[in-house]
């Protein structure tokens, strides 16, 4: 060039086309004389532009990035 697969929170990672959940991290508060451990509560995400559909993280396209193959 050309096939194929992956992108979801700061990290890792659920989610049959029907309110995006949850680990650690991160703030606050409690508890300590202090740190640390606990325990409560908060805040934080679908790569991008489009179709399809009452409704898209899901299904299609085509970009972008990365992995892998074949030339």
């Nucleotide at each position: 060039g050309g096939g194929c697969c992956u992108a979801u929170a700061g990290u890792u990672u659920a989610a049959u086309g029907g309110u995006a959940g949850a680990a650690c991290a991160c703030c606050a508060c409690u508890u300590u004389c202090g740190c640390a451990u606990a325990g409560u509560g908060g805040a934080g995400a679908u790569g991008g532009c489009a179709g399809u559909c009452c409704g898209a993280u899901u299904c299609u396209g085509c970009c972008u990035a990365g992995g892998u193959c074949c030339a």

About this RNA:
RNAcentral holds the sequence, with entries from ENA. Transfer RNA from a Patescibacteria group bacterium, 71 nucleotides, folded computationally.